[in-house]
Parts: sequence; structure tokens; C1' cells
RNA sequence: GGACCCGUGGUGUAGUCGGUUAACACAUCUCCCUGUCACGGAGAAGAUCGCGCGUUCGAGUCGCGUCGGGUCCG
Repeated sequence: GGACCCGUGGUGUAGUCGGUUAACACAUCUCCCUGUCACGGAGAAGAUCGCGCGUUCGAGUCGCGUCGGGUCCG
């Protein structure tokens, strides 16, 4: 330098022929339970989907550029 893959709440993931409120587990917070903690039960907050531009009535999902990580090639 070239090709391909990945980048979504604090963490790990889902969402993949574009379509309404982006879901789940754990973690965090509140309440219940308990003599207390843990466990268990109920609920809440939290991601404009790496960044920018474009296509479209509509983009996490498509295209281009760019940044970071990984694999392979030279």
C1' cells in the first nucleotide's frame, strides 16, 4: 500500500430482502421481601447505532469518504 470483517446503553449481544415506541442479559438506582446482607419479586434511568456526507417519503440496516480494532496479501 491492497482485500475482507468488526465498531449499537457501563459490559456482552440481538436487530441482516430499509418501515412505527432500537430489544435481551448482566451491571446501576428505587421500592417490596429479610433482624441485616445476599437471593428473590416489582419498577426506573440509560444508546440520535464510531464520525461526516449522500440515496430515499423513510436508514442501525444501502452507497461514498474517514477514524479505530482484527485477519490475510504485498
A computed fold for a 74-nucleotide RNA from a bacterium, annotated as transfer RNA. It was read from a public genome assembly.